This is a predicted structure of a 391-nucleotide RNA (Bacterial RNase P class A) from Aestuariivirga sp.
Rfam family: Bacterial RNase P class A. Rfam's curators write: Ribonuclease P (RNase P) is a ubiquitous endoribonuclease, found in archaea, bacteria and eukarya as well as chloroplasts and mitochondria. It is annotated as a ribozyme. Gene Ontology terms of the family: ribonuclease P activity, dimeric ribonuclease P complex and tRNA processing.
The prediction has a mean pLDDT of 76.
The model forms 94% of the base pairs in the Rfam consensus.
A source record names the gene rnpB.

RNA sequence: CCAGUUGGCUGGAUGGCCGCUCUUGUGCAAUGUCGAAAGACGCACAGGGGAGGAAAGUCCGGGCUCCACGGAAAUAGGGUGCCGGAUAACGUCCGGCGAGGGCAACCUCAGGGAAAGUGCCACAGAAACAAACCGCCACGCUUUAGGCGCGGUAAGGGUGAAAAGGUGCGGCAAGAGCGCACCGCGGGUCUGGUAACAGGCCUUGGCCAGGCAAACCCCACCCGGAGCAAAACCGAAUAGGGGCGACAUGAUGCCGAAAGGCAUCGGGGCUUUUCCGGCCUGUCGCCCGGGUAGGUUGCACGAAGUGCGUGGCGACGCGCACUCCAGAUGAAUGGUCAUCCAGCAGGGGCAACCCUGUGGACAGAACCCGGCUUACAGGCCAACUGGCAUU
Numbered sequence: 001c002c003a004g005u006u007g008g009c010u011g012g013a014u015g016g017c018c019g020c021u022c023u024u025g026u027g028c029a030a031u032g033u034c035g036a037a038a039g040a041c042g043c044a045c046a047g048g049g050g051a052g053g054a055a056a057g058u059c060c061g062g063g064c065u066c067c068a069c070g071g072a073a074a075u076a077g078g079g080u081g082c083c084g085g086a087u088a089a090c091g092u093c094c095g096g097c098g099a100g101g102g103c104a105a106c107c108u109c110a111g112g113g114a115a116a117g118u119g120c121c122a123c124a125g126a127a128a129c130a131a132a133c134c135g136c137c138a139c140g141c142u143u144u145a146g147g148c149g150c151g152g153u154a155a156g157g158g159u160g161a162a163a164a165g166g167u168g169c170g171g172c173a174a175g176a177g178c179g180c181a182c183c184g185c186g187g188g189u190c191u192g193g194u195a196a197c198a199g200g201c202c203u204u205g206g207c208c209a210g211g212c213a214a215a216c217c218c219c220a221c222c223c224g225g226a227g228c229a230a231a232a233c234c235g236a237a238u239a240g241g242g243g244c245g246a247c248a249u250g251a252u253g254c255c256g257a258a259a260g261g262c263a264u265c266g267g268g269g270c271u272u273u274u275c276c277g278g279c280c281u282g283u284c285g286c287c288c289g290g291g292u293a294g295g296u297u298g299c300a301c302g303a304a305g306u307g308c309g310u311g312g313c314g315a316c317g318c319g320c321a322c323u324c325c326a327g328a329u330g331a332a333u334g335g336u337c338a339u340c341c342a343g344c345a346g347g348g349g350c351a352a353c354c355c356u357g358u359g360g361a362c363a364g365a366a367c368c369c370g371g372c373u374u375a376c377a378g379g380c381c382a383a384c385u386g387g388c389a390u391u
Stems, first nucleotide, its partner, number of pairs: 001387010012340007020050009032041003052362001056373002059371005064227004077223005082096005097111001098109004112218002117216002119212003133157002135153003139149004165183006184207001185205001186203007231297004241288007250265006267281005304323008341360001343358006
């Protein structure tokens, strides 16, 4: 210098003018304004805070709140799944192990169990688990070659993603773990390691243990539900409920000892007015309680941040010091101008550089926190790997 791998940081800067929101102090308004109340609020001056790395998706875990629940366990259902650790917890993270990929740095993995059982294995193929299509071989019949029948055979061919351990020697009619050697697998044991696992040795196991569990299932562990529109407090108007008081309370019938109840007619009200029809039925005042609108809290001090020290390979833990750092709710965090800075384009110049134009992505808190995932113009840094060149 080229090509790459991994991790991290940043996400335009400064100033002027005009605003928005929260907040502190002072002064004025204040025997104030709005509102039934609860409660909220103005103006001026001075000061302070005001989006993100993802605020996003709402996928996982927790805090907090309410509901349910005597404790515990189990069933059902859901989730997780190599081992060890971190953590409030996790499906996250860290360190290992194994398998696969890459020359390497490094990357990827739903990575428990397929000799408990059930199920499935497309197409092709005879057969997808206890297999005979071709071939090979023995025997029988026929016979020139050959053909037919019956049996043996997993060595060879063919099919397939996958075909019944692999290679070799022996053996056999032909073959075959049928026998043997090595390799692989299984079992046992020893060593190292907390463990996953790795390595060694032994083996009268001859090897019927093909694959799939993001099929049922088995095993181990975890899980009560709903969510800040949670929830708590204050609380109208109207309607409805209850109590008290005042006034009003017609006629007939039936039931009842009475209190009273029911029915019909009448009175009153509603149906815009009238008739018919339908429905309702004491009126007024005061008080009480529940809920709604509305208001306040929840709601910004927290598994908080920064710095230093310290333990650990690391995730992370511990100690000390300092800081307070958005809090809206028809939902603030903005607009504009100037100068500059990356970057890009054009022109000039041998070059350094100069001029002109353009120009900054994804995105927007809503109870909070830890993660994951997804989006993202451009810029910067560190470590490592491979190659080339030079010394």